The RNA shown here (c-di-GMP-I riboswitch aptamer) has 87 nucleotides and comes from a Bacilli bacterium. NCBI's taxonomy places the organism under Bacteria, Bacillati, Bacillota, Bacilli. The sequence was found by an Rfam model in a public genome assembly. It matches the Rfam family "c-di-GMP-I riboswitch aptamer". Rfam's curators write: GEMM was predicted in a large-scale screen for bacterial structured RNA regulatory elements.

RNA sequence: ACACGACAAAGGCAAACUUAUCGAAAGAUAAGGACGCAAAAUUGCAGACCUAAGGGUUGAUAUACCGAUGGUGGCUGGAUUACCGAA
Numbered sequence: 001a002c003a004c005g006a007c008a009a010a011g012g013c014a015a016a017c018u019u020a021u022c023g024a025a026a027g028a029u030a031a032g033g034a035c036g037c038a039a040a041a042u043u044g045c046a047g048a049c050c051u052a053a054g055g056g057u058u059g060a061u062a063u064a065c066c067g068a069u070g071g072u073g074g075c076u077g078g079a080u081u082a083c084c085g086a087a
Stems, first nucleotide, its partner, number of pairs: 004085002012037002017032006035074001041080003045077003048072003055066003
């Protein structure tokens, strides 16, 4: 250095929920709050999943279906970067 991950050390992040804002929604941001996380750091390249506004089909001006250009990195893989040093 690479691999690996301790009843080690120093730290870090922050689920659900609440409040406010944005958004059609999924969800995101901020504050509080901790379920957990050894990459729960970054990244939508691949897959998977969520939503369905605009659009299309149907139809009764209802409804239903299709559908990411939206979203999830705390769904998985990949890529990039990183603290410590027991076995």